Transfer RNA from Trichonephila clavata, 72 nucleotides, folded computationally. The organism belongs to Trichonephila, within Eukaryota.
[in-house]
RNA sequence: GCCUCGGUAGAGCAGUAGCAGCGCGUCAGUCUCAUAAUCUGAAUGUCGUGAGUUCGAACCUCUCCCGGGGCA
Repeated sequence: GCCUCGGUAGAGCAGUAGCAGCGCGUCAGUCUCAUAAUCUGAAUGUCGUGAGUUCGAACCUCUCCCGGGGCA
């Protein structure tokens, strides 16, 4: 330099155009003499950046940034 995969909540991931979700964690409550576990509830996202297409984009296209792999 070229090819390829990935970047979504604190961290791990799902989501192939129409409300952004899951389990874990966190916080509060429940329970207990107390802690943990259980159960109930809550908070947290510029969906890597910028632009384009579209009535509508996490999703399609392009630029750039970051990371993994391959070729040279």
Rfam family: tRNA. Gene Ontology term of the family: triplet codon-amino acid adaptor activity. The family's RNA type in Rfam is transfer RNA. Rfam describes the family as follows. Transfer RNA (tRNA) molecules are approximately 80 nucleotides in length. The RNAcentral record of the sequence draws on ENA.